A computed fold for a 76-nucleotide RNA from a Clostridia bacterium, annotated as transfer RNA. The prediction has a mean pLDDT of 83. It matches the Rfam family "tRNA". The family's RNA type in Rfam is transfer RNA. Its family is annotated with triplet codon-amino acid adaptor activity in the Gene Ontology. The organism belongs to Clostridia, within Bacteria.
RNA sequence: CCGGGCGUAGCGCAGCUGGUAGCGCGCUUGGUUCGGGACCAAGAGGCCGUGGGUUCGAAUCCCGUCGCUCGGACCA
Repeated sequence: CCGGGCGUAGCGCAGCUGGUAGCGCGCUUGGUUCGGGACCAAGAGGCCGUGGGUUCGAAUCCCGUCGCUCGGACCA
């Protein structure tokens, strides 16, 4: 330098046939217990790396850009 993959809740991931985002773990509150664990019930938490475009509407399509990662090319 060229090409591919990934970037979504604290962590691991799903959602990519465009229609206002979900699962597990964790966290909070309550129940149960002498107390804790386990279990049961309820709840909080993200606007989807970032900027722009298309569209009535975009995490999802298009362009740029940043980070991580894989392969290739080049190199005294």